[in-house]
Predicted 3D model of a 143-nucleotide RNA (FMN riboswitch aptamer (RFN element)) from Agromyces terreus. Model confidence (mean pLDDT): 81 of 100. Of the family's consensus pairs, 94% are formed in the model. NCBI's taxonomy places the organism under Bacteria, Bacillati, Actinomycetota, Actinomycetes, Agromyces. It was read from a public genome assembly, where an Rfam model found it.
RNA sequence: AAACGUGCUCCGGGGUCGGUGUAAUUCCGAGCCGGCGGUGACAGUCCGCGAACUUCCGACAGCGAUUCCGAUCGUCUGCCGGUGGUUGAUCCGGUGGAAUUCCGGAACCGACGGUGAAAGUCCGGAUGGGAGGCGGCACGUGU
Numbered sequence: 001a002a003a004c005g006u007g008c009u010c011c012g013g014g015g016u017c018g019g020u021g022u023a024a025u026u027c028c029g030a031g032c033c034g035g036c037g038g039u040g041a042c043a044g045u046c047c048g049c050g051a052a053c054u055u056c057c058g059a060c061a062g063c064g065a066u067u068c069c070g071a072u073c074g075u076c077u078g079c080c081g082g083u084g085g086u087u088g089a090u091c092c093g094g095u096g097g098a099a100u101u102c103c104g105g106a107a108c109c110g111a112c113g114g115u116g117a118a119a120g121u122c123c124g125g126a127u128g129g130g131a132g133g134c135g136g137c138a139c140g141u142g143u
Base pairs, nucleotide, nucleotide: 001143003141004140005139006138007137008136009135010132016030017029018028019027032120033110034109035049036048037047038046044108045107052086053085054084056082057081058080060078061077062076063074064073065072066071090106091105092104093103094102112124113123114122
C1' cells in the first nucleotide's frame, strides 16, 4: 500500500411574480425542482432499487383468556425482521460505431395525512426510514 470483512458515519431538490376570490405559496397564467444502481455515451420519463400503503410468516412487548403456577393460548394492539402484492411520466429530428441518456424542438409525471379552497414545492409523521457509494473514520484479515 492493493484487496476483503465488520462497526460507526454520511446521503433530496423546489412556491417566485401576476390573476380570481371572504378565504388559495393548494385554483388559473408564466416560471421553479429532479434520490440511488445499471446502460454500447451523460437518464425525473428505459431496466431495477428506495420511500408510502398492504398480504402472509416469525420474534418480542402489551392486553385478554386458561392454568396443574411451570406455562399455554389468541379473528386483539404495538414494534422489529423476512416474504409477496400495489405504486407516475417521452416523443420527433440531428450527430455518432453506439444515445427513449448528448444537441435542438415539443410534451409529460410527481405517496399519505392536514389546510379558511383542490399542494411535486406549505405544515405533519420525520431529530424517522432509506437504496447506495472505488465516500470518510475505526478495528480486523491479509499478500